[in-house]
């Protein structure tokens, strides 16, 4: 100066709140008279997160699809291992970055087909030839002649264009070049070695396939049903519907009145063999759904400390211990005080100095909060402290 990894996320008091547990008392409701709920009040004792957040992945649970299996669409994708499962996690290989500790990375296949490549550029692909270089052989002029000029032709090396241009050094070779030959590296085969793999070294071969993309289609393996605690189970009103049954001088409304009872008002329609029947309409009791509501789901869990024992490590197995929010317009708080942290200024002190230490004053003290739970990923985040490493 950096890199990694791990722990806190302000104390203490004072007042005045909130929400759950238990333990007490118990106003008051119900009763089958045994009991059972239970307001208020009084004691305890507990009450956000490393991320409760995004809602990105996976899972427990919970309900629909009768089973099963293919399509299709969709995710993952280099080897091993953990792990309930994952875009997870740990060990390792390969690539790529950094002097380095250590950081990244959807990392199969473009030598199976289909299609795309803006702008530049001659050309973006069954590769090309725009500037260049060359013209040996071959033709035709010119020259006595070496030789020069032009053609026809040859070349992919040098420029130039891109994000990509048919390997990369060097050496030889040629007219000029060129894997044309060689040699090192790459590549691409075949073996031996080492390793569970992935890969990694080595050796012989072969002058060489091959532009980019596959987070275009798509191939190849693997694995996936859908919706989600506003799942879903139970109880349930009032009012209005629904359905059956009974009943009609009933029931209703009004007046005396505790009551019981008495008095008054009101008093449909059809059909009829005048017995009564049906239907509306009003009462009643009874069934059934559905809403409001209330309650279970609901916090003991893939739980948390601690230790031992096994692994290199995620991690296993064992023994002890402990229970630690469960609300639903939604608590976990609000104010004040002192006292730290950090920032800024700053009398003064130490120090030859670079600097350091600082009464005292002002300022600040993060992100952000559970909502069924749980494993992970991301992203916010004032400062602090402790390991270890370049």
């Nucleotide at each position: 100066g950096g890199c990694c990894g791990g722990a806190c996320a302000g104390g203490c008091g004072g007042u005045c709140g909130c929400c759950g547990c238990u333990c007490u008392c118990g106003a008051c409701g119900c009763u089958u008279c045994g009991g059972c709920g239970g307001a208020a009040g009084g004691a305890g004792g507990g009450g956000a997160g490393g991320a409760a957040a995004g809602u990105c992945c996976g899972g427990a649970c919970u309900c629909c699809c009768g089973c099963g299996g293919g399509c299709a669409g969709c995710g993952u994708g280099c080897c091993g291992g953990a792990g309930a499962a994952a875009u997870u996690c740990c060990g390792g290989u390969c690539g790529g970055g950094g002097c380095a500790a250590c950081c990244c990375g959807a990392a199969g296949g473009a030598a199976a087909g289909u299609g795309g490549c803006a702008c530049a550029g001659a050309a973006a692909a069954c590769a090309c030839a725009c500037c260049g270089c060359c013209g040996a052989c071959g033709c035709g002029c010119c020259g006595c002649g070496a030789g020069g000029c032009g053609c026809a032709g040859g070349c992919a090396a040098g420029g130039g264009u891109g994000a990509a241009a048919a390997g990369g050094u060097g050496c030889g070779g040629u007219a000029a070049g060129a894997g044309c030959g060689c040699a090192c590296c790459g590549c691409g085969g075949u073996u031996c070695c080492g390793g569970c793999a992935a890969c990694g070294g080595g050796a012989c071969c072969g002058g060489c396939a091959g532009g980019c993309g596959a987070a275009a289609c798509c191939c190849c393996a693997c694995g996936c049903g859908g919706a989600g605690c506003a799942a879903g189970g139970c109880c349930a009103a009032a009012u209005a519907g629904g359905g059956u049954g009974a009943u009609g001088g009933a029931a209703g409304g009004g007046g005396c009145g505790c009551c019981c009872g008495c008095c008054c008002c009101c008093g449909c329609g059809g059909c009829u063999u005048c017995g009564g029947c049906c239907g509306a309409c009003g009462u009643c009791a009874c069934c059934g759904g559905g809403u409001c509501g209330g309650u279970c789901g609901c916090u003991c869990g893939a739980g948390c400390c601690c230790g031992c024992u096994c692994g290199a490590g995620a991690g296993a197995g064992c023994g002890g211990g402990c229970c630690u929010g469960g609300a639903g317009g939604a608590a976990u708080g609000a104010c004040c005080g002192c006292c730290g942290g950090c920032c800024g200024g700053a009398a003064g002190c130490c120090g030859c100095g670079a600097g350091g230490c600082g009464a005292c004053c002002g300022g600040u003290u993060a992100c952000a909060g559970a909502a069924u739970c749980c494993g992970g990923c991301u992203u916010a985040u004032c400062g602090u402290c402790c390991g270890g490493c370049c």
Molecule: Bacterial RNase P class A
Organism: soil metagenome